[in-house]
Transfer RNA from an Alphaproteobacteria bacterium, 75 nucleotides, folded computationally. Its Rfam family is "tRNA". Rfam links the family to the GO term triplet codon-amino acid adaptor activity. The coordinates come from a structure-prediction model, not an experiment, and the mean pLDDT is 82.
RNA sequence: GCCCACAUAGCACAGCGGUAGUGCAACCGAUUUGUAAUCGGUAGGUCGGGAGUUCAAUCCUCUCUGUGGGCACCA
Repeated sequence: GCCCACAUAGCACAGCGGUAGUGCAACCGAUUUGUAAUCGGUAGGUCGGGAGUUCAAUCCUCUCUGUGGGCACCA
């Protein structure tokens, strides 16, 4: 330098055009003499940034940034 994949809640991930979810963690409650465990509930996100297409974008297109992988070059 070229190509590919990925970026979504504190963490690990799902969802791939039609109001954003699961598990763990956090908080509250139940249970217990108490803690843990278990059970129920609550909160938490401008879906990496920008632009475009669309009635509608996490999802499609372009671009930038970051992360990972592959290839090439190194006279």
The sequence is in RNAcentral, with records from ENA.